[in-house]
Context: one part of a larger RNA
Parts: sequence; C1' cells; structure tokens
RNA sequence: CCCGCGACUAGACGGAAAGACCCCAUGAACCUUUACUAUAGCUUUACACUGGACUUUGAACCGACUUGUGUAGGAUAGGUGGGAGGCUGUGAAACACUCACGCCAGUGCGUGCGGAGCCAACCUUGAAAUACCACCCUGGUCUGUUCGGGGUUCUAACUUGAUACUGUUACCCAGUAUAAGGACCGUGUAUGGUGGGUAGUUUGACUGGGGCGGUCUCCUCCCAAAGAGUAACGGAGGAGUGCGAAGGUACCCUCAGCGCGGUCGGAAAUCGCGCAUUGAGUGCAAAGGCAUAAGGGUGCUUGACUGCGAGACUGACAAGUCGAGCAGGUACGAAAGUAGGUCUUAGUGAUCCGGUGGUACUUCAUGGAAGGGCCAUCGCUCAACGGAUAAAAGGUACUCUGGGGAUAACAGGCUGAUUCCUCCCAAGAGUUCACAUCGACGGGGGAGUUUGGCACCUCGAUGUCGGCUCAUCACAUCCUGGGGCUGUAGUCGGUCCCAAGGGUAUGGCUGUUCGCCAUUUAAAGUGGUACGCGAGCUGGGUUUAGAACGUCGUGAGACAGUUCGGUCCCUAUCUGUCGUGGG
Repeated sequence: CCCGCGACUAGACGGAAAGACCCCAUGAACCUUUACUAUAGCUUUACACUGGACUUUGAACCGACUUGUGUAGGAUAGGUGGGAGGCUGUGAAACACUCACGCCAGUGCGUGCGGAGCCAACCUUGAAAUACCACCCUGGUCUGUUCGGGGUUCUAACUUGAUACUGUUACCCAGUAUAAGGACCGUGUAUGGUGGGUAGUUUGACUGGGGCGGUCUCCUCCCAAAGAGUAACGGAGGAGUGCGAAGGUACCCUCAGCGCGGUCGGAAAUCGCGCAUUGAGUGCAAAGGCAUAAGGGUGCUUGACUGCGAGACUGACAAGUCGAGCAGGUACGAAAGUAGGUCUUAGUGAUCCGGUGGUACUUCAUGGAAGGGCCAUCGCUCAACGGAUAAAAGGUACUCUGGGGAUAACAGGCUGAUUCCUCCCAAGAGUUCACAUCGACGGGGGAGUUUGGCACCUCGAUGUCGGCUCAUCACAUCCUGGGGCUGUAGUCGGUCCCAAGGGUAUGGCUGUUCGCCAUUUAAAGUGGUACGCGAGCUGGGUUUAGAACGUCGUGAGACAGUUCGGUCCCUAUCUGUCGUGGG
C1' cells in the first nucleotide's frame, strides 16, 4: 500500500413521512353566536271541510216615531220648498198623575178630569212659523231584513290509545253497536311573528413574519439629486366646506410695528405728527403669490349667464385642468373695456337602479296611453374613498388540502446597537502624591459567549431545554509553576507580566441551566465545539389529542397562567475511529 473480518456511531445537512409549528390561498371542513340570508318546527289571523237552536251585542238598509236654546227676541227658531188658513164633539184650553229627554228654562207621549176653544200674518230676525204638508241633515228609540262578534246548548259532519260483538283460534286493522267529545279538534291554502333546531355562506388589504396598534380618498411643504416625475409603517400639517356677499363692475384708500404729543385712558381703545417697503392682511392648512394691489372701503348690481369652442397641459385608461374667440341676451362704466363665481392649489364618488321637472324622439294593427329615450336635477362616511352583494361575525389544541425557506420560531450566516475584554486622555479619591490601588466626563480598538437587527441556505423536515455517557479545543489562568511593582516589616494580600503540563467536589431544593443552602478542597476557571453529544440513552420541562381551576369571552373557545395524564422508529452502504487477519 491492497483485500477482508469483528466492533462503534461523529459525518454523509443519513433513511422514513410533498413540515402537523408559522405564513399564504378572494382553499376546505366541522363548531359557535344578539354575523347575513333562508328554512323545518311552533304560533297568530282569515277562508274551506263546517251544521241546527236560544241568548246577548255591533254595523248597514227599509219603515215608523222623535231630536235640535250663540246674541236680539213673547221662546229650546235644524235646512229648503209649497202655503193663507189649520186642529177641534172620533173631545179644545185649563188642572192632576206617571214616564222619557234636558242646556233645569222647558219640550214630548199616555191616562184621568173637563166641556169649547187653541194657533198662524203683527214687534224683533241674515232666514218665519211644527198653523198645515213634502223632501232631507245631525243625534236617538222601536219593529223587520241582511251581514257579523261573544256566550250557552243540540247532534248529524268530524274524533276516540273507550267498551262490546263480528271477520277471528288474532292486544294490529276494519265493520257494526254503545259511550264520550263535538262544529271545537284536526287538515289544506294564504298571511304576520318566532325560529343556530337545520342549511348555505361571509368574516378586506398594507405590514421589515403574522397578530395587536396604525393606515387606506383629496390638498400643502420637505425628502426629490436646480425641467416633469419619483419610494418607505420617512419628517411636518390640513380637507370632507364657507360666502347672495366674502361674487361682478366703476371709483377711492394703504398696512403691521415703533417714536413723540394728547381728558378720563392704564402695556394695549379713539386722535395728531413722523419713521416705517411689506414684517400686516388674504374665511380656513402650507407653499407660491399679491402695495399697479389678489389687501381695505363706497355706489349700482347678478356674468355664481344660455349655446359653443380653435388650440394646449396632464393621465395606462377613465378622469382632471387651462382657454382666446363666435352667437344670444345681461350687469357695471362717460368710454376703452371688464364679467362664463371666489388670490391659486383641498372641500370628493364611476356605473347600475330609482325619483322629480321638461321635451314630444319612440309607441308591438291604427288613434291614444303605459313604458322607454333625450335635456336638467335629486338619492351613496359605496371613507377598505376605481366603488365584488340590496343584504354577512367568530372558534378550531379534533382538524384537513395546496403551497412557501417569496415568511416567523431552533441552529448556522452577515452585522455588532447591546454584551464582554482591552487601550488612550487624566478631573478626582488615595493625610501629602493622578497613575501601589481606584478612576469621572470623553475617545480608540478587539472578541463573536448575551439580548437584538437582517431574513441569506434549509418548511418534497437541519428533532427543541435540562440531565447521563463520552469528550475535544481556546486562554481573557481557578489551583499548582516563574517573575515586576506595591500605600510589600513578617504571615496574609493587591495588581500586572509569562505560562494550557496536569488538575479543577459531594450532597439538599427545583424539570431546571442558573441560583440558594450544607460540607469539603490546592482549586471547585471562563468560554467554543449545531447554546458539543437523542441513526448513543433519558423524556422531568416545553409543545398535540383527555380533564380541572383561576381569568377572559354571550358562545364555540382562549391564556410566555396553573394542574394531573400522555407511543422517542432505523438490521450501518460510504467516510471516520478501534481491534484483528491475509497478501
């Protein structure tokens, strides 16, 4: 060096299982509920199957009878028309009694008595006699008809898990007969309610993982790199309108502040003089503007017009913006002219659907109409603001599928804020004296052990804390060794330099690493090795399914809260290591 055999498992990000954690999907399934929408069931009402009688109580109608004081006025005048007479021996006035109405003044019916009158045009009134007749209004009474409501009752529909008999040697069923109930119950159709009992679904996106928080449209500034444009969960602020004058036009005016002077009057009110160039003001944010004013007033007014629009800016589109000029009619101005809102840039919402006004384009044989179109206008915190529907929340540790290292948790990588170590400067402490020792305020490095940041390999799997076993390396050395300085007398020490050869604890508590305690030791080092080591062991913790407590939640359920319980697979091919044999 080659080839074996027997072993061990450190590596082959070993094998097994298209990761179960995490995220994503306009994926799924179950579960919940005061999510949405349906629906079984239950229930309300009406009608039908569904009939008789009595009673009570409504409505409508026919008939009869009644009813009706605003004030003035003999007084309780319903309206209109006709009307000059009407009622009365078939019993008038007056009187007595009962009843009804009532605004307490009276009116009306009936009976008795009575025995011949009573009332009307007159005066008041918008309207004249219920003197008499007719038709009606308001409210009421009675009879009848029709349609109802409530109650009681009947039996013949209907019901009986009642009894008996028969089919029939039969606890079903049917028929028959009784009994009980009874127009109820029940069923059908329609309708209102209730309805996680059941079903179908929804439950946004951005995001230095996701969740929680925040945001989502528009305007102004910076970032923005001197044209435009330009991102971030970058830094600052605003809008979701106001105004019939705060618009148009003609004419006029100049501010804030400061100094001086001046009654009450003061730091600051109104007044005068001067300085003052924009520092004031602009309905509101900011920017850009604006004293020729776009700022402040006065007069007259409605151009905050109708039909259009050459040509441009801007935008992926859809939108958005500017606009001379033409026609009509108008305001102001002597005129020239200016005026199609506001100093400018925010003050907003597509389409569908529907409403209103107009137009007269269409009009299902024709004439109309309905409906539609066209013009104008209205209804959306459709604010997740280019708006999925008119209409929608949650749980899953019982979970599932498709994917992702496009994205988190472990480990690695990069970084090194944080951490640890070291150095520089030296204020100060150290009685004196910065530097024996300690060292503020600051500054420069190193390491890659902490907590982080990033999200680069790995989600068709790189098993996670601690313990056990077995270790190996670094040195910033715990002990042992050698030295310097000392605020080292000695014994003990302090600090620094060299040094990695060897060594570097047993118990109690806790799953613990750590820590505390007990007792030893020369010492009980600090770190790296996938926080070394699960194809070596364990499985106490964390981190499935069961269950409980506390808390939260209406609930399903949830909790870096607690508690009891809870399957750890692999026969070694290669590299590696140990032992051994042959050539």

A computed fold for a 583-nucleotide part of an RNA from Thioflexithrix psekupsensis, annotated as large-subunit ribosomal RNA, domain V. Its Rfam family is "Bacterial large subunit ribosomal RNA". Model confidence (mean pLDDT): 84 of 100.